[in-house]
Context: one part of a larger RNA
RNA sequence: CCUGCAGCUAGACGAAAAGACCCCAGAAGCUUUACUACAACUUGGUAUUGCCUGUAUGUUUUUGCUGCGUAGCGUAGAUGGGAGGAUUUGAAGUGCCGCUUUCGGGCGGCAUGGAUCCGCCGAUGAAACACCAUUCUUCAAAAAUAUACAUGCUAACCGCGGUGGCAAAAACGCCGCGAAACAGUACCUGGCGGGUAGUUUUAGUGGGGCGCUAUCCUUCUAAAAAGUAACGAAGGAGUCCAUUAAGGUUCCCUAGGCGCGAAUGGAAACCGUGCCGAUAGCGCAAUGGCAUAAGGGAGCUUGACUGUAAGGCGUACUUGCCGAACAGGCGCGAAAGCGGGGCAUAGUGAACCGACGGUUCGUGUUAGACGCGGCCGGAGAUUAUCGGAUAAAAGCUACUCUGGGGAUAACAGGCUAGUUCCGCCUAAGAGUCCAUAUCGACGGCGGAGUUCGGCACCUCGAUGUCGGCUCAACAUAUCCUGGGGGUGGAGAAGCUCCCAAGGGUUUGGCUGUUCGCCAAUUAAAAUGUUACGUGAGCUGGGUUCAAACCGUCGCGAGACAGGUUGGUCUCCUAUCUGCUGCAGG
Numbered sequence: 001c002c003u004g005c006a007g008c009u010a011g012a013c014g015a016a017a018a019g020a021c022c023c024c025a026g027a028a029g030c031u032u033u034a035c036u037a038c039a040a041c042u043u044g045g046u047a048u049u050g051c052c053u054g055u056a057u058g059u060u061u062u063u064g065c066u067g068c069g070u071a072g073c074g075u076a077g078a079u080g081g082g083a084g085g086a087u088u089u090g091a092a093g094u095g096c097c098g099c100u101u102u103c104g105g106g107c108g109g110c111a112u113g114g115a116u117c118c119g120c121c122g123a124u125g126a127a128a129c130a131c132c133a134u135u136c137u138u139c140a141a142a143a144a145u146a147u148a149c150a151u152g153c154u155a156a157c158c159g160c161g162g163u164g165g166c167a168a169a170a171a172c173g174c175c176g177c178g179a180a181a182c183a184g185u186a187c188c189u190g191g192c193g194g195g196u197a198g199u200u201u202u203a204g205u206g207g208g209g210c211g212c213u214a215u216c217c218u219u220c221u222a223a224a225a226a227g228u229a230a231c232g233a234a235g236g237a238g239u240c241c242a243u244u245a246a247g248g249u250u251c252c253c254u255a256g257g258c259g260c261g262a263a264u265g266g267a268a269a270c271c272g273u274g275c276c277g278a279u280a281g282c283g284c285a286a287u288g289g290c291a292u293a294a295g296g297g298a299g300c301u302u303g304a305c306u307g308u309a310a311g312g313c314g315u316a317c318u319u320g321c322c323g324a325a326c327a328g329g330c331g332c333g334a335a336a337g338c339g340g341g342g343c344a345u346a347g348u349g350a351a352c353c354g355a356c357g358g359u360u361c362g363u364g365u366u367a368g369a370c371g372c373g374g375c376c377g378g379a380g381a382u383u384a385u386c387g388g389a390u391a392a393a394a395g396c397u398a399c400u401c402u403g404g405g406g407a408u409a410a411c412a413g414g415c416u417a418g419u420u421c422c423g424c425c426u427a428a429g430a431g432u433c434c435a436u437a438u439c440g441a442c443g444g445c446g447g448a449g450u451u452c453g454g455c456a457c458c459u460c461g462a463u464g465u466c467g468g469c470u471c472a473a474c475a476u477a478u479c480c481u482g483g484g485g486g487u488g489g490a491g492a493a494g495c496u497c498c499c500a501a502g503g504g505u506u507u508g509g510c511u512g513u514u515c516g517c518c519a520a521u522u523a524a525a526a527u528g529u530u531a532c533g534u535g536a537g538c539u540g541g542g543u544u545c546a547a548a549c550c551g552u553c554g555c556g557a558g559a560c561a562g563g564u565u566g567g568u569c570u571c572c573u574a575u576c577u578g579c580u581g582c583a584g585g
C1' cells in the first nucleotide's frame, strides 16, 4: 500500500416528511356595536269573526232653534208665493220655572185668566216671524248608519273531562265544563334579531406588522432640449375675489431701506432732505416673471358674454392647454384700440343613477293632459385607495388547512465593518521637577472578524435551535510555568514591553442558564475559533404546538421577547469517505 473482518459515527449541507416558524395567494373554523339576508320574537292592518247595550266622534234624515251696520214702534239670514192668519183643542195680560244672550232681548213649559192678538197701511236698497214652501249659518234632540273604546252574551274558534265503535292509539261523533270573538292561524307591514348563513376586511413597504403614504402644485435630486426613480431633500393645495372686486376699460402714480434734521414723538405714525436702486409689492407655497409695470389710486362699468373656430402645444388612451379670426349684441375710451375673468403655474372627480330647467324632436293615446325616450344646460361624489371593483362590508386563529417562495424574515454561513476588540501616530496634561517608569485628553491612521447591527447571496420537495454531559482539535492578542529589556528596579513584591503555544489552566452553593454573585482552594483558575465545535453521540431544564391559571390589553373571538404547571427527541440495522483494532497478501 491492497484485501477482509470487528467496531466508532466526524462528513456525504446523510435518510425520513413538496417546512408546522415567516411571507404571498387561497380555504376553513370562530367572534362582533363589519355588511347583507333568513329563522325566532314582536307592532299594526285585513280575513277566519258573530249578537246586545252604553259612551265618544263622523255622515244622512226628521223636528225645533239661532241670525242685532244706519234709518226704523224693533235683534229684518236669503229667495219665492201670499191677503189674510193664530185662537174655547184657550188670545192678550199676570205669576213661577227652565234654556240662551252681544245683558237689550229671544225661545219654551206650568198655573191663572176668559176673548182677543198679528199682518196689509207710514219709515226701508229689500217687508212683515201674519201664514206657507225651499235654502244658508249656529246649536239641540231623536232615528238610522259607520268607526273606535268598554261591559255583557254564546254559537264560530280553542282547551279539559267523560263517553261511542276498536285489542289499543290517533282522528271523528255525542255530552258536560272552562275560555271566547280574545287567542290561534294565513297574508301584508314596521321593529328587533351572530340564533343561523353568505361574504368582505386594499396596496406600497430594504421580510411582515406598527407608523407613514396613495390625487394635484412648486423647487432640488435631473447629468445646460423634453422626460427621468427611491419610505430621497424641502414646502404647499382641496380655495378666494360681486358694488368700497382682487374682473373689464380709461386716466394717473411708484416702492423699500439707510443717513441727517424737525413740537408732543419713543426702535416704528406724519414732515423735509440726501444716498442706494427693485432689496418692495403682486390674497396664499415655491419657482419663473413684472417699472411700458402684471405693483398703487380714481372714474365709468359687467366681455366672470351667446354661436363658432383656422392653427398649434402636450399626449399610450381618456383628460388637459394656448388660440388669431367670423357672426350677434355689449362695456370702457376722443380715437387707435382693449375686453370670451383674475401675473402664470395648485384649488380637483370618468361612466352609471335619479332629480331640475329648456327644447319648431320621437313615440304611446281619437285628441288633450300626462308618461317614456332623444338633444341642450347646469347641480348632486374626502367615488381622498382621488382612471373611481358593490347602492351596501370589520376582526381572531397557538385548533388550523391547501398551494407556493430561499422572489421574503427567524438559526448558521457569506459580503460589509457603523458598533465591538486590539494596535499605532501626535502629545495638552497627570506623574514634587520631568510628555513618553507608568497613565494619557482633543484629534489622526490601521488591523482583526469574537459582539450588536446592515445587506438578503446558497438553503423553506427542512442546513434541528440555548445550556449541560462526553470527546476534543486549533489559534495566540500568554493566565501559570521558561528566557529577556526598561523601571519613579536597594532587596522582596510589583508595573510595563519583547520572545515563547511544550505542558497546565480547581471544586462547591444559587439559577434552565451561558454569564454572574458567593464560598474554599490554586503556580494559574487566559482569551478566542472550530455551523455561538460536538442531538444518524447522550440529555431536554429553557425557548417554541395542542391543555390550564394569573396580570394586562381587547365588546369579543383572542393577544402579550409578561409570569406559571404539564407536554412522544425517529433509524437494535452505516452503502461510501474518514478513524480505531485485528488478520492475510
Stems, first nucleotide, its partner, number of pairs: 001585008010577003015570001022405006028397004034199005041191002044188005050153002053150012067136001077135005084118003093112008158178007202214003211231001215237006238386001239283001240342002247301007255279001256276006281290002284347001286345003305328004311322003317387001330339003353380001356377004361373004412459001413457001414455003418452001420448006429439002466541001467539003471533001472530005479504003482499006506520005547565004551560003
A computed fold for a 585-nucleotide part of an RNA from a Patescibacteria group bacterium, annotated as large-subunit ribosomal RNA, domain V.
RNAcentral holds the full RNA, with entries from ENA.
The prediction has a mean pLDDT of 80.
The organism belongs to Bacteria candidate phyla, within Bacteria.